């Protein structure tokens, strides 16, 4: 340099163009317990960035950034 794959919450991770963006761990509050832990209930936290297509985009297209791989 060329090609290719990946990027969703603090971590992991699901989601065939029409979702309330599922779930687990972690965090916080409450319940339970003499207390702690375990357990139960609840809450907060989100699609890397910028454009495009579409009535509608996490999903499709282009570019940028970061990371992985192959070739030279």
């Nucleotide at each position: 340099g060329u090609c290719u794959c990946c990027u969703u919450a603090g971590u992991c991770a699901a989601a065939g163009g029409g979702a309330g963006a599922a779930g687990a761990c972690a965090u916080u509050g409450c319940c339970c317990u003499u207390u702690c832990g375990a357990g139960g209930c609840a809450a907060a936290g989100g699609u890397a960035c910028g454009g495009g297509u579409u009535c509608g985009a996490g999903u499709c297209c282009c570019g940028u950034a970061g990371g992985g791989g192959a070739c030279g």